[in-house]
């Protein structure tokens, strides 16, 4: 120089539209006699800035990090 990746404490989906899924963990509760199993809440302003667009996690720009050529 060119591609691709970035989303909860880790993994992870969402292919312009109403509350951003789920699994792991973590805490709170319910059950217990006490715990464990189980159940039920809670834990994401989506790397930063700008723009397009009624409407952006998605699109277009520059930027910063990672991996790859």
């Nucleotide at each position: 120089g060119c591609g691709a990746u970035a989303u909860a404490g880790c993994c992870a989906a969402a292919c312009g539209g109403u509350c951003a899924a789920g699994g792991c963990g973590g805490c709170a509760g319910u059950c217990u006699g006490c715990a464990a199993a189980a159940c039920u809440g809670c834990u994401a302003u989506u790397c930063c800035g700008g723009g397009u667009u009624c409407a952006a996690g998605u699109c277009c720009c520059a930027g910063u990090a990672u991996c790859g050529c």
This is a predicted structure of a 69-nucleotide RNA (transfer RNA) from a mouse gut metagenome. Model confidence (mean pLDDT): 80 of 100. It matches the Rfam family "tRNA". By type it is a transfer RNA.